About this RNA: Model confidence (mean pLDDT): 79 of 100. This is a predicted structure of a 105-nucleotide RNA (SAM riboswitch aptamer (S box leader)) from a soil metagenome.
[in-house]
RNA sequence: CUCAUCAAGAGUGGUCGAGGGAUAGGCCCUAUGACGCCACGGCAACCGCUCCGACGCAAGUCGGAGGACAGGUGCCAACUCCUACCCGUAUUAGGGGGAGAUGAG
Numbered sequence: 001c002u003c004a005u006c007a008a009g010a011g012u013g014g015u016c017g018a019g020g021g022a023u024a025g026g027c028c029c030u031a032u033g034a035c036g037c038c039a040c041g042g043c044a045a046c047c048g049c050u051c052c053g054a055c056g057c058a059a060g061u062c063g064g065a066g067g068a069c070a071g072g073u074g075c076c077a078a079c080u081c082c083u084a085c086c087c088g089u090a091u092u093a094g095g096g097g098g099a100g101a102u103g104a105g
Stems, first nucleotide, its partner, number of pairs: 001105006011040005019029003023084004041076003046072002049066007080099001085096003
């Protein structure tokens, strides 16, 4: 940079000691111990894996289904916590975009 997804789901213990929720504003979490780290556990199904189909001489590519076993990641407060820009509206709801996160390339 490109593509896909983001309304569901899943926490205990130890350690540390004051911040954390990306940014800003809100609103929250937090000395009944946050954030981080470690251990164990869990969730999910992006990749891997198995099967089927299409195309292809082939390598392979694309699409669909399955399962959660030893694999690679990710995740386990709040819709990505909400809103940032636009449309719309009743100062509501809603839709789109941007930004961000994760995966694959």